[in-house]
Molecule: transfer RNA
Organism: Pirellulales bacterium
RNA sequence: CAGGGUGUAGCGAAGUCUGGCAUCGCGCAAGCUCGGGGAGCUUGAGAUCGCAGGUUCGAAUCCUGCCACUCUGA
Repeated sequence: CAGGGUGUAGCGAAGUCUGGCAUCGCGCAAGCUCGGGGAGCUUGAGAUCGCAGGUUCGAAUCCUGCCACUCUGA
């Protein structure tokens, strides 16, 4: 320098193809329950979806540019 992949909650992932309330597990908080500092059940908080623009009634999703990590080639 060229090409590919990845970026979503504290952590790990799904959702992107085919635009329409952002979901799951672990963790966290509260309540209830059991003999229990542990476990079970219920409820809840937490993500401007890597950044900035564009398209659209509507963007995590489509388009453009950029950034970080990573792989391959020169």